[in-house]
RNA sequence: CCUCUGGAGAGAGCUAUAAAGCCACCAAAGGAGAAACCUCCCCAAGUAGAAUGGGAGAUAAUCUCUCAGGUAAAAAGGACAGAGG
Repeated sequence: CCUCUGGAGAGAGCUAUAAAGCCACCAAAGGAGAAACCUCCCCAAGUAGAAUGGGAGAUAAUCUCUCAGGUAAAAAGGACAGAGG
């Protein structure tokens, strides 16, 4: 990466011929944000080396945001898990 299986949440709202728009909401495609530890620098004492403190960098999530996506059933999508290749 491919196949199969399982796979949540939230309005059958209003307008409208449908697409769609508006409001309300969800979080598990994707996307964005940021922590500790760590690294470097500064301060410090007669010197050296620290602690503490300050600044910067880098780095996550099923944490936050709600751009995208989604909100009756069906279909589609779906993080993640299992099996096989």
Source information: The RNA shown here (Glycine riboswitch aptamer) has 85 nucleotides and comes from Aneurinibacillus migulanus. The RNAcentral record of the sequence draws on Rfam.